RNA sequence: UCCGACAAAGGCAAACCCGUCGAAAGGCGGGGACGCAAAACUACGGGUCUAAAGCAGAUUGGCGGUUAGCUAUGAAGCCGCUGUGAUGCCAUGACAGCCGGGUUGCCGGAG
Numbered sequence: 001u002c003c004g005a006c007a008a009a010g011g012c013a014a015a016c017c018c019g020u021c022g023a024a025a026g027g028c029g030g031g032g033a034c035g036c037a038a039a040a041c042u043a044c045g046g047g048u049c050u051a052a053a054g055c056a057g058a059u060u061g062g063c064g065g066u067u068a069g070c071u072a073u074g075a076a077g078c079c080g081c082u083g084u085g086a087u088g089c090c091a092u093g094a095c096a097g098c099c100g101g102g103u104u105g106c107c108g109g110a111g
Base pairs, nucleotide, nucleotide: 001110002109003108004107011036012035016031017030018029019028020027021026034097040103041102042101044100045099046098047095048094049093054089055088056087060083061082062081063080064079065078066077
C1' cells in the first nucleotide's frame, strides 16, 4: 500500500418501543438488532431533511375617519391604524448508516 473467511479477540447498532432535549428535522440515554471492516472522527464538495427567525403573503378580526343631514342608531363601500397568518421562498439548523474528500484505527493475509 492493497485485500477481507465459513478464523480468533472483540466492537458498533437500522426499524421499533420507553425516557429526555428540540419549533421541527433530529440529538442524547435505555431496551432492541436490520445490517456494518471503518456503521470510528470530520458538514470540506454534492445531495437529502427541517423551516424557528427572516422575507413575501391568501384568508380573516378589531379600532378610528368618512359617507350622514335636527336627534338617535350609525349599514355597505372607501381610507387610515392594528392584529390573524393558510401557503411560498429561505439555513444560520440537521443527517457521517446517501455519495465523494480529509483524519485516525483492531485482527488476519499478500506485496
This is a predicted structure of a 111-nucleotide RNA (c-di-GMP-I-GGC riboswitch aptamer) from Thermincola ferriacetica.